[in-house]
Order: sequence, then structure tokens, then C1' cells
RNA sequence: GGCAGCGUAGCUCAGUGGUAGAGCAGAGGACUCAUAAGCCUAAGGUCGGAGGUUCGAUCCCUCCCGCUGCCA
Repeated sequence: GGCAGCGUAGCUCAGUGGUAGAGCAGAGGACUCAUAAGCCUAAGGUCGGAGGUUCGAUCCCUCCCGCUGCCA
């Protein structure tokens, strides 16, 4: 330098056009003499950035940034 994949909650990942979810972690509650485990509840997101297409974009297209792999 070329090609491909990935980027979504603190972490690991789903979701592939109709205003985003799970598990774990953290917070609160209940239980217990107390702690842990298990149970209940709520919170936590400019979906890497910019532009385009569309009535509507996490999703499709283009460029840029970062990471990984392959080739040179």
C1' cells in the first nucleotide's frame, strides 16, 4: 500500500429499515441474628465520526478514525 471482518450500556454480546435488548458488573429493596447465594425493582446508550438515500437509518451507500486478520 491492497483486500476482508469488526466498532451497540462499565464488560461480553444480540438486534440487519419503523425511535435498542440480554447476561454479568454497579445501585436500591425484600429475606436473614448477620453475611453470601438466590429473589424483586429501577437506573445506565449522541448505536465510532461526518455526509448521502429514504416518510423513517444501529441497519443501505460514500468518506474518515480505531482494532484484528490475510496478501504484498

This is a predicted structure of a 72-nucleotide RNA (transfer RNA) from a Candidatus Berkelbacteria bacterium. The source organism's lineage runs through Bacteria, Bacteria candidate phyla and Candidatus Berkelbacteria. Rfam family: tRNA. By type it is a transfer RNA.